[in-house]
RNA sequence: AUACCCAUAGCUUAAUUGAGGGAGCAUUUGCCUUCUAAGCAAAGGGUUGUAGGUUUGAAUCCUAUUGGGUAUU
Numbered sequence: 001a002u003a004c005c006c007a008u009a010g011c012u013u014a015a016u017u018g019a020g021g022g023a024g025c026a027u028u029u030g031c032c033u034u035c036u037a038a039g040c041a042a043a044g045g046g047u048u049g050u051a052g053g054u055u056u057g058a059a060u061c062c063u064a065u066u067g068g069g070u071a072u073u
Stems, first nucleotide, its partner, number of pairs: 001072007010025004027043005049065005
C1' cells in the first nucleotide's frame, strides 16, 4: 500500500429491512435462609464505533471515516 473480517448494555453476545433492539453474566431491590452462599421474582442500564446516503421503514443495504485483527506485498 492492497484485500478481507470485527465494532450492539459494565462483560459475552442474539436479532431474514417490517417495525416499541432481546438474552446470559454482572449491578440494585425484594422473597427464601439463624447468617452467608445457592435458588426465586422484579428493576435499572443501549444515541447498534462515527458521519452521510438509499428506502414508507436501516443494527441490517451503499459510501466515507475511526479503532482492532488476519493475509499478501
The RNA shown here (transfer RNA) has 73 nucleotides and comes from Agelas schmidtii. The RNAcentral record of the sequence draws on ENA. The organism belongs to Agelas, within Eukaryota. Its Rfam family is "tRNA". Gene Ontology term of the family: triplet codon-amino acid adaptor activity.